Predicted 3D model of a 110-nucleotide RNA (c-di-GMP-I riboswitch aptamer) from a Bacillota bacterium. The organism belongs to Bacillota, within Bacteria. The prediction has a mean pLDDT of 79.
RNA sequence: GCGCAUUUUUGGCAAACCCUGCGAAAGCAGGUGACGCAAAGCUACGGAACUAAGGCGUUGAGGGCAAAAAAAGAAGAAGCCCUGGGUGCUAUGUCCGCCGGGCCGCAAAA
Numbered sequence: 001g002c003g004c005a006u007u008u009u010u011g012g013c014a015a016a017c018c019c020u021g022c023g024a025a026a027g028c029a030g031g032u033g034a035c036g037c038a039a040a041g042c043u044a045c046g047g048a049a050c051u052a053a054g055g056c057g058u059u060g061a062g063g064g065c066a067a068a069a070a071a072a073g074a075a076g077a078a079g080c081c082c083u084g085g086g087u088g089c090u091a092u093g094u095c096c097g098c099c100g101g102g103c104c105g106c107a108a109a110a
Base pairs, nucleotide, nucleotide: 012037013036018031019030020029021028022027035097041103042102043101045100046099047098049094050093054090055089056088057087058086059085061083062082063081064080065079
């Protein structure tokens, strides 16, 4: 270095729930705790999935201003502005314990 095998030490990581903090959210960090994991180490390079702050539409609610038609008035009103809802799409956001890639790493009989 290659192939095969599984006898496998010392150990390692730490899901969900809960608590605290951050975040619009997805989620993240720390604590607790173990569902599991031979890469459940790192990495957002490719795919999948998640979220939708912001943006683009759509829908309707409240308020304000208000042209023309016909002299006035009333009702009403195209259009414009403000406020805050519903809803569709969208990543620049998330995720490596979804899959793959890349990098590093522990042990090992014959």